[in-house]
A computed fold for a 348-nucleotide part of an RNA from a metagenome, annotated as small-subunit ribosomal RNA, central domain.
Its mean pLDDT, the model's own confidence on a scale to 100, is 90.
It matches the Rfam family "Bacterial small subunit ribosomal RNA". Gene Ontology terms of the family: structural constituent of ribosome and ribosome.
Context: one part of a larger RNA
RNA sequence: CUGGGCGUAAAGCGCACGUAGGCGGGUCGUUAAGUCAGGGGUGAAAUCCCGGAGCUCAACUCCGGAACUGCCUUUGAUACUGGCGAUCUAGAGAUCGGAAGAGGUUAGUGGAAUUCCCAGUGUAGAGGUGAAAUUCGUAGAUAUUGGGAAGAACACCAGUGGCGAAGGCGGCUAACUGGUCCGAUACUGACGCUGAGGUGCGAAAGCGUGGGGAGCAAACAGGAUUAGAUACCCUGGUAGUCCACGCCGUAAACUAUGGAAGCUAGCCGUCAGUCAGCUUGCUGAGUGGUGGCGCAGCUAACGCAUUAAGCUUCCCGCCUGGAGAGUACGGUCGCAAGAUUAAAACUC
Numbered sequence: 001c002u003g004g005g006c007g008u009a010a011a012g013c014g015c016a017c018g019u020a021g022g023c024g025g026g027u028c029g030u031u032a033a034g035u036c037a038g039g040g041g042u043g044a045a046a047u048c049c050c051g052g053a054g055c056u057c058a059a060c061u062c063c064g065g066a067a068c069u070g071c072c073u074u075u076g077a078u079a080c081u082g083g084c085g086a087u088c089u090a091g092a093g094a095u096c097g098g099a100a101g102a103g104g105u106u107a108g109u110g111g112a113a114u115u116c117c118c119a120g121u122g123u124a125g126a127g128g129u130g131a132a133a134u135u136c137g138u139a140g141a142u143a144u145u146g147g148g149a150a151g152a153a154c155a156c157c158a159g160u161g162g163c164g165a166a167g168g169c170g171g172c173u174a175a176c177u178g179g180u181c182c183g184a185u186a187c188u189g190a191c192g193c194u195g196a197g198g199u200g201c202g203a204a205a206g207c208g209u210g211g212g213g214a215g216c217a218a219a220c221a222g223g224a225u226u227a228g229a230u231a232c233c234c235u236g237g238u239a240g241u242c243c244a245c246g247c248c249g250u251a252a253a254c255u256a257u258g259g260a261a262g263c264u265a266g267c268c269g270u271c272a273g274u275c276a277g278c279u280u281g282c283u284g285a286g287u288g289g290u291g292g293c294g295c296a297g298c299u300a301a302c303g304c305a306u307u308a309a310g311c312u313u314c315c316c317g318c319c320u321g322g323a324g325a326g327u328a329c330g331g332u333c334g335c336a337a338g339a340u341u342a343a344a345a346c347u348c
Base pairs, nucleotide, nucleotide: 003320004319005318006317007302008301012316014201015200016199017198021194022193023192025088026087027086028085029084030083031082033081034080035077036076037075038074039073040072041071042070049065050064051063052062053061054060091191092188093187094185095184096183097182098181099180103177104176105175106174107173108172109171110154114150115149116148117147118146119145120144121143125136126135162169163168206247207246208245209244210243211242215241216240220236221235222234223233258315259314260313261312262311263310266293267292268291269290270289271288272287274285275284276283277282278281297304298303321348322347330341331340332339333338
């Protein structure tokens, strides 16, 4: 490179927006670039292939043919693709009316609990464990009552419930704000899909500056356990966890399953709209999510199965035996930690 693949064997970028590019709905007309057909020119010779001939054969040489799959030019064809023009509404968008939601940002606010402080009651233990001890307590602890302070998180509701592109999002209220769904439409008229580079978002931990610090808790200290115990258990405890701003850019960032569109049996839940029927609380129809099972089909099997891993089309990413190695070197980024891109020798 041609292939074959990517749920679990190697392989889907963490997610989105979007540039170039690739691909792209129905009809009519036009053009004739791609495409197809015919003609002409060229495609040196040698070589290759086929048929013959000459050296005693062969290699070799010679003759003839074919071929040189290409390029140029010309005459046509017009189904498909492309270009141009026109038009349409099934894709996409838009308008109107409804609906649900932990979607986001900011500000405010609430109660329970925890810890600490003050005061009261009260007295000898409390705490902790498998058992203990370190620890706290007669300078009055633990328990209990009242008052105060602080920070962080929001029990029940809560649900294979909801929302979000992903990360993620959960007390309550307000303001601002993104998206989605349903129904209707007399609007636009292919405006679409994907997306190399690029840009943005991106848990936790970590980093910088300044705050904050109740609880928890790497490191650390002590007590136990043990042959040892740099652990598991216990008592403490600092970074950190929280806030603001700025970095970092990674995760089993998982559905280990890229995005979009169409098609392909059903059954049972659940969430949000709509419509119809009547017996007004049920039944039926349809749409969009989210689950369980299951046919065809697929799969190495497990399993997937209208939320596909089925049948097709388009675009992107990625894989190509193990180890070396997601490492070295170089580049880019970063304050650093490091991230990203990414080999080879050697070896099995």